[in-house]
The part of an RNA shown here (small-subunit ribosomal RNA, central domain) has 350 nucleotides and comes from a metagenome. The prediction has a mean pLDDT of 87.
Context: one part of a larger RNA
RNA sequence: UUGGGCGUAAAGGGUCCGCAGGGGGCCGGCUAAGUCUGAUGUGAAAUACCAAGGCUCAACCUUGGAACUGCAUUGGAAACUGGUUGGCUAGAGCAUCGGAGAGGAGAUUGGAAUUCCUGGUGUAGCGGUGGAAUGCGUAGAUAUCAGGAGGAACACCAAAGGCGAAGGCAGAUCUCUGGACGAUUGCUGACCCUCAGGGACGAAAGUAUGGGGAUCAAACAGGAUUAGAUACCCUGGUAGUCCAUACUGUAAACGUUGUGAACUUGACGUGGGUGGAUUUAACCCCUUCCGUGUCGAAGCUAACGCGAUAAGUUCACCGCCUGGGGACUACGGCCGCAAGGCUAAAACUC
Numbered sequence: 001u002u003g004g005g006c007g008u009a010a011a012g013g014g015u016c017c018g019c020a021g022g023g024g025g026c027c028g029g030c031u032a033a034g035u036c037u038g039a040u041g042u043g044a045a046a047u048a049c050c051a052a053g054g055c056u057c058a059a060c061c062u063u064g065g066a067a068c069u070g071c072a073u074u075g076g077a078a079a080c081u082g083g084u085u086g087g088c089u090a091g092a093g094c095a096u097c098g099g100a101g102a103g104g105a106g107a108u109u110g111g112a113a114u115u116c117c118u119g120g121u122g123u124a125g126c127g128g129u130g131g132a133a134u135g136c137g138u139a140g141a142u143a144u145c146a147g148g149a150g151g152a153a154c155a156c157c158a159a160a161g162g163c164g165a166a167g168g169c170a171g172a173u174c175u176c177u178g179g180a181c182g183a184u185u186g187c188u189g190a191c192c193c194u195c196a197g198g199g200a201c202g203a204a205a206g207u208a209u210g211g212g213g214a215u216c217a218a219a220c221a222g223g224a225u226u227a228g229a230u231a232c233c234c235u236g237g238u239a240g241u242c243c244a245u246a247c248u249g250u251a252a253a254c255g256u257u258g259u260g261a262a263c264u265u266g267a268c269g270u271g272g273g274u275g276g277a278u279u280u281a282a283c284c285c286c287u288u289c290c291g292u293g294u295c296g297a298a299g300c301u302a303a304c305g306c307g308a309u310a311a312g313u314u315c316a317c318c319g320c321c322u323g324g325g326g327a328c329u330a331c332g333g334c335c336g337c338a339a340g341g342c343u344a345a346a347a348c349u350c
Base pairs, nucleotide, nucleotide: 004321005320006319007304008303012318014201015200016199017198021194022193023192025088026087027086028085029084030083031082033081034080035077036076037075038074039073040072041071042070049065050064051063052062053061054060091191092188093187094186096183097182098181103177104176105175106174107173108172109171110154115149116148117147118146119145120144121143125136126135162169163168206247207246208245209244210243211242216240220236221235222234223233258317259316260315261314262313263312266295267294268293269292270291271290272289273288275286276285299306300305323350324349325348332343333342334341335340
């Protein structure tokens, strides 16, 4: 470079925003860069191709033709792409009204439970296990009652439920705030899609400083088990778990399925709206838009399966793959306080 691929075989970037780049709706006018067409010039000769001829043939040689798919200049065409100009509203966006939601940030606050402290009652056990022991307890534990302290998490509601770009988000109230959806039509008039580099966000663990520390609990200690037991089980227990600020930037960051757009028989649910019919009203029924599930037609698929939320049929753009191991490694570079992250080989071997 060409071809083939990326749910599970190698392969979708963790997610979004977004400059450059690539792509881009409908109807006109102009233009003529791309595009198409004609002419002219050039495209040396030789080689290669075709035809004829010359060495007895051939190789070889000679002559002629075509070709040299290119470039330049010039005449023309105007469908398509581009440029420019005018218009449009189906894409996109704005406005108005409306309801839904664990969407985000901050502040305040509530009850249950665990633990601890104080006091009362009360007495010999408690705890724990497969069975035990370590452990706690006559300095009065466990149990029970009352009071108090403190931290963390929010039972029921709760759902195949909702929201968010992803990570993720759940007691309650208030304040600030983002997005999506529906309805009405009014406005703008292609303002759009994707996006290398770049930027922001990004579970848990981890790091730094300062707080906090109830529970749980790496490390660690002890008790068991066992041939051993650096484990599984038990008793303890420190970082951590929580908060603020800053860093880290990774996950089976998964739907293992990039984003956007269009099209393609259906059935049954569920969340949020709209419209219609009916009714006193609700329920129920029909319609339509958005979201979210299950099953399935065609089609696709190696099969499993997917199946309008496609893995079907197409388009635009990005990312990625190219036998297993070596190797999510070495070296170098960039980033990081560090841990490490990102980028990323080769020898060798099968």